This is a predicted structure of a 475-nucleotide part of an RNA (small-subunit ribosomal RNA, 3' major domain) from Montipora grisea.
The RNAcentral record of the full RNA draws on SILVA.
The source organism's lineage runs through Eukaryota, Eumetazoa, Anthozoa, Refertina and Montipora.
The prediction has a mean pLDDT of 83.

Context: one part of a larger RNA
RNA sequence: UGACGGGGGUCCGCACAAGCGGUGGAGCAUGUGGUUUAAUUCGAUAAUACGCGAGGAACCUUACCUAGACUCGAAUGUCUGAUGACGUUAUAAGAGAUUAUAAUUCCUUCGGGCAUCAGACAAGGUGCUGCAUGGCCGUCGUCAGCUCGUGCCGUGAGGUGUAAGGUUAAGUCCUAUAACGAGCGCAACCCCUGUACUUAGUUGCCAGCACGUAAUGGUGGGGACUCUAAGUAGACUGCCUGCGCAAGCAGAGAGGAAGGAAGGGACGAGGUCAGGUCAUCAUGGCCCUUACGUCUAGGGCGACACACGUGCUACAAUGGCAUGUAUAGCGGGCAGCCACCUGGCAACAGGGCGCUAAUCCCUUAAAACAUGUCUCAGUUCGGAUUGGGGUCUGCAACUCGACCCUAUGAAGCUGGAAUCGCUAGUAAUCGCGCAUCAGCCAUGGCGCGGUGAAUACGUUCUCGGACCUUGUACA
Numbered sequence: 001u002g003a004c005g006g007g008g009g010u011c012c013g014c015a016c017a018a019g020c021g022g023u024g025g026a027g028c029a030u031g032u033g034g035u036u037u038a039a040u041u042c043g044a045u046a047a048u049a050c051g052c053g054a055g056g057a058a059c060c061u062u063a064c065c066u067a068g069a070c071u072c073g074a075a076u077g078u079c080u081g082a083u084g085a086c087g088u089u090a091u092a093a094g095a096g097a098u099u100a101u102a103a104u105u106c107c108u109u110c111g112g113g114c115a116u117c118a119g120a121c122a123a124g125g126u127g128c129u130g131c132a133u134g135g136c137c138g139u140c141g142u143c144a145g146c147u148c149g150u151g152c153c154g155u156g157a158g159g160u161g162u163a164a165g166g167u168u169a170a171g172u173c174c175u176a177u178a179a180c181g182a183g184c185g186c187a188a189c190c191c192c193u194g195u196a197c198u199u200a201g202u203u204g205c206c207a208g209c210a211c212g213u214a215a216u217g218g219u220g221g222g223g224a225c226u227c228u229a230a231g232u233a234g235a236c237u238g239c240c241u242g243c244g245c246a247a248g249c250a251g252a253g254a255g256g257a258a259g260g261a262a263g264g265g266a267c268g269a270g271g272u273c274a275g276g277u278c279a280u281c282a283u284g285g286c287c288c289u290u291a292c293g294u295c296u297a298g299g300g301c302g303a304c305a306c307a308c309g310u311g312c313u314a315c316a317a318u319g320g321c322a323u324g325u326a327u328a329g330c331g332g333g334c335a336g337c338c339a340c341c342u343g344g345c346a347a348c349a350g351g352g353c354g355c356u357a358a359u360c361c362c363u364u365a366a367a368a369c370a371u372g373u374c375u376c377a378g379u380u381c382g383g384a385u386u387g388g389g390g391u392c393u394g395c396a397a398c399u400c401g402a403c404c405c406u407a408u409g410a411a412g413c414u415g416g417a418a419u420c421g422c423u424a425g426u427a428a429u430c431g432c433g434c435a436u437c438a439g440c441c442a443u444g445g446c447g448c449g450g451u452g453a454a455u456a457c458g459u460u461c462u463c464g465g466a467c468c469u470u471g472u473a474c475a
Stems, first nucleotide, its partner, number of pairs: 001475002003472003007469007015459002019422005026313008034304002042053002064299007076122009087104007106113002124288002127286003133282002135277003138273001140271001145184006151160003164175003190265004195233007205222002209220003236259001239253001240251004302441001315415001319374006331362003336355002340351004381412001386407007428451007
């Protein structure tokens, strides 16, 4: 100087407390461990692994296994030589890769081009080492810290500045001060939401004026309004009162759409964990080179006594079912979204309009509301499992897809010890969209809107952190 303490002081955080809803019990989905296996490819393992890499494992992917093949090799470039092919079509063998046979077959400005074969050089490796590395990322932590120049103090390591008193979300600011300044962080500058104005009105809108319809901004027209999307204004403790030296704090104060950081996002200092990744990529070293490279078929990654994590659906009446009826926002669409019609109980199929989109479509949101029914039961709860029949995608749904119909109708009556999330448009609850994608094992992820709470006395205690101080057989 740090680190540590079941030392002290001050302070903070959904850390506790106060509340609301969960997990832990059931069934299923998914990841992991273990076991099994020819293989169940590999990585991630307290917090910081376990719906994680994977934003799509039937083949492919694919790295694994079995079997069959190739060896300058699956790709690209250079040089030399040879050939006129390569390919296409047909036949045969084969699981295919591939092999064999037959037919057909180059261009030229004559320099060559193109392709194949042979040789040579550069290959190739998801093989090892993340404890050789770059890059990227997690974490402490959006915590308030981490440093430098000059000066001063100290023999020196180092200290001071950065301590003290206030204040703040903040090393934020103020007062004071052997320190005076400065840098990286904090904050602000950026984006979205909330208010108003200006500009602009098409594909959006329709107040007023007309036309028209069974009805609809459907049409003429209009820019008022909504909206769209560019600019500007707006919030600064600016004003008032009280407290205070100041910074600032308090006020159901005024004004205002918004008030004291308005709400959210992006943004992550110096460092820590030899944290993670050699399997995104790059890369040193080591290793393989008729194989640890490459191609192909089939299988596996989907196994199943069991254990754990994360979720979904429930156990019901604040509910289930049936009918009727109202209201969003974000997004996506041409190998696409598909109106509408017809067939089918349905999944869907057959026709077929529009739309490269503020124009057309996905797109009727659902919970809510109204009426009816069920009457507390393993039930009209719950839907697992299984039988049968179908639809669709795709060479192909056996291993191993989703969906529809019908039948079946398991466990489960609120969950031990323990444990998680959340402070407001939040939790809870309800549906919708998108990426990936032929299809989909999505109950996952990322977004969007609808309905919409309860509680916080307080900081003694648990956990984590910040500053000062103290002790130390620690570095």